[in-house]
Context: one part of a larger RNA
RNA sequence: GAAUGAACGCUAGCGAUAUGCCUUAUACAUGCAAGUUGAACGGAAACUUUUUUAGUUUUAGUAGCGAACGGGUGAGUAACACGUGGGAAUCUACCUAACAGUCUGGAAUACCUAUUUCUUUAUAUUUAAUAUUUAGAAUAAUAAUACCGGAUAACGGUGAUAUAACCUCCUAAAAAUGUAAAAACUAUUUAUCUAUUAAAUAUUUUUUAUAUCUUUUAGUCAAGGUUAUAUCAUUAAAAGAUUAAUUGCUGAUAGAUGAGCCCGCGGAGGAUUAGGUAGUUGGUGAGGUAAUAGCUCACCAAGCCGAUGAUCCUUAGCUAAUCUUAGAGGAUGAUUAGCCACACUGGGACUGAGACACGGCCCAGACUUUUUCGAAAGGCAGCAGUAGGGAAUAUUGGACAAUGGGCGAAAGCCUGAUCCAGCAAUAUCGCGUGAGUGAAGACGGCUAUUUUGGUUGUAAAGCUCUUUCAUCGAGGAAGAUGAUGACGGUACUCGAAGAAGAAGCCCCGGCUAACUCUGUGCCAGCAGCCGCGGUAAUACAGGGGGGGCUAGCGUUAUUC
Numbered sequence: 001g002a003a004u005g006a007a008c009g010c011u012a013g014c015g016a017u018a019u020g021c022c023u024u025a026u027a028c029a030u031g032c033a034a035g036u037u038g039a040a041c042g043g044a045a046a047c048u049u050u051u052u053u054a055g056u057u058u059u060a061g062u063a064g065c066g067a068a069c070g071g072g073u074g075a076g077u078a079a080c081a082c083g084u085g086g087g088a089a090u091c092u093a094c095c096u097a098a099c100a101g102u103c104u105g106g107a108a109u110a111c112c113u114a115u116u117u118c119u120u121u122a123u124a125u126u127u128a129a130u131a132u133u134u135a136g137a138a139u140a141a142u143a144a145u146a147c148c149g150g151a152u153a154a155c156g157g158u159g160a161u162a163u164a165a166c167c168u169c170c171u172a173a174a175a176a177u178g179u180a181a182a183a184a185c186u187a188u189u190u191a192u193c194u195a196u197u198a199a200a201u202a203u204u205u206u207u208u209a210u211a212u213c214u215u216u217u218a219g220u221c222a223a224g225g226u227u228a229u230a231u232c233a234u235u236a237a238a239a240g241a242u243u244a245a246u247u248g249c250u251g252a253u254a255g256a257u258g259a260g261c262c263c264g265c266g267g268a269g270g271a272u273u274a275g276g277u278a279g280u281u282g283g284u285g286a287g288g289u290a291a292u293a294g295c296u297c298a299c300c301a302a303g304c305c306g307a308u309g310a311u312c313c314u315u316a317g318c319u320a321a322u323c324u325u326a327g328a329g330g331a332u333g334a335u336u337a338g339c340c341a342c343a344c345u346g347g348g349a350c351u352g353a354g355a356c357a358c359g360g361c362c363c364a365g366a367c368u369u370u371u372u373c374g375a376a377a378g379g380c381a382g383c384a385g386u387a388g389g390g391a392a393u394a395u396u397g398g399a400c401a402a403u404g405g406g407c408g409a410a411a412g413c414c415u416g417a418u419c420c421a422g423c424a425a426u427a428u429c430g431c432g433u434g435a436g437u438g439a440a441g442a443c444g445g446c447u448a449u450u451u452u453g454g455u456u457g458u459a460a461a462g463c464u465c466u467u468u469c470a471u472c473g474a475g476g477a478a479g480a481u482g483a484u485g486a487c488g489g490u491a492c493u494c495g496a497a498g499a500a501g502a503a504g505c506c507c508c509g510g511c512u513a514a515c516u517c518u519g520u521g522c523c524a525g526c527a528g529c530c531g532c533g534g535u536a537a538u539a540c541a542g543g544g545g546g547g548g549c550u551a552g553c554g555u556u557a558u559u560c
Stems, first nucleotide, its partner, number of pairs: 001560004006556005013431006019424002021389001026387003030384003035065003040062002043059006072342003082266006090259002095255003099251004103150004113140002116138004122132004156235013170219006176212009186202006240247003268314003275305003280302008317339004321332004344365005367378004395421001397420003403417001404415004434465004444456005469501001471496005479487001504549005509530003515544005525532002
């Protein structure tokens, strides 16, 4: 100097756009945040009327879809969690395309109603029973796209056979590479002693032999595997609705979307953590999963990881990005977007296309509430809000009008997602607090070398203008594609009045822009560093004057 999700002190006119529990993943009163479908079903209640055994509305229950999205938080996690680039052994409700089918039976049950019996609450009459009544159980009765059978079916599943193609294996050939041996050339060294010598080493070349997770070509009798096609056997399906031309249901195929799994590489600190690991590493077989896999189990082998830092400890959600910087780097990971993890703490599965499920279930624990003491109920890290903690962080607001989501044929219903409004100078940006003229250089203040000058200062007053913003009055949108506007009588436009309603904060010894007077007297005090103050303090305090920034200014904290 730049920056901040900032806080504190003094001060404060307006608007726009953003942002707003960084601390206790602490505990939570209250309300709302996930419903919807009567065109799946049988009932019940109310209403309308002569289109009458019709129609409309509402609804507890059965059933379907949704509730796995959306919203929150960052505790855990140093990990295939994330980022990036690859991969093969998978599933995918709703949606899209095209194909085939939708036949026939059965037994229950909820809500409600009825019955008597039993238990139970309370009252009355009356004096131990009756009547009424509350809640529950048993019994009886009922529907479906709920549940359970039978039939039919392939381009589905499983099994068998045949054919074809490919791969492995095998055979042959060639190439490449490696290894070994022999020979030759060259170089170096040593020895003898100077030569056409010998030995050793190294390089290169050639030949021979041999080998290969290597490549190519050709063959393929037998063996194994994969894929495709054909045939045979076996197995498994369905649901209807209505306003009557739509919609649903079943099977199978492909796509789209979403999800699961594996691998290379990348990004914290510590060696005052050096050895770690027995399902541990691999194999065979079996089980298991949608799917690969020690994922699990039996047996076998003894592996696997590690100074290129295993293991252990500490810290931490990761990224796109953000801040800084000339860059390289360094720091950070609020808001927004992608991924992950979590939902009082720990564990578990159920349902389902999808969860091991924030506003589902079960078990255990802590805490809170109720209790007839037998036992029950609860989970704001959803939106508001409360207590606590803290230097510190907002309304128990409006609307589904828009965008999007769920359900529905639709109308529509739901939606604290979202869109808006409220609060806060928390940040950034924009605007204003007036303009011109005006010298008696006024009064007052301060000051000096004091009959008077200087300065404050064109500053003020006075005169002439203007009206942004704010105020008051009138009109009044776009956002909506036919209807529908929370925002909102908002933005904006026009008009009215009047300079009127609107300036502070820090500093002035050097660094560092800006100087004097008085008081104080190593006192009171200042201070980022150097330092200042002990009687002439430009450094303390006050006055005058000046400098800087400006609806802000300064301090503190943190980062570069």